This is a predicted structure of a 72-nucleotide RNA (transfer RNA) from a Pelagibacteraceae bacterium. Its Rfam family is "tRNA". NCBI's taxonomy places the organism under Bacteria, Pseudomonadati, Pseudomonadota, Candidatus Pelagibacterales, Candidatus Pelagibacteraceae.

RNA sequence: UGGGGCAUAGCCAAGCGGUAAGGCAGCGGUUUUUGGUACCGCCAUUCCUAGGUUCGAAUCCUAGUGCCCCAG
Numbered sequence: 001u002g003g004g005g006c007a008u009a010g011c012c013a014a015g016c017g018g019u020a021a022g023g024c025a026g027c028g029g030u031u032u033u034u035g036g037u038a039c040c041g042c043c044a045u046u047c048c049u050a051g052g053u054u055c056g057a058a059u060c061c062u063a064g065u066g067c068c069c070c071a072g
Base pairs, nucleotide, nucleotide: 001071002070003069004068005067006066007065010024011023012022018055026042027041028040029039030038048064049063050062051061052060
């Protein structure tokens, strides 16, 4: 250089056009003498970046960035 895959919260990870599940961690609370356990609540107005399509985009298209794999 060419081809392919991945990029979503501090970490892991769902989502497959109708405005983002879950787990761990964190914060607050109840319980407990304290800690731990258990239970309840909170925690991504933007999903790598910039454009485009659409009434509507994490999701589709284009370009770019980073990482991984394959070929030369």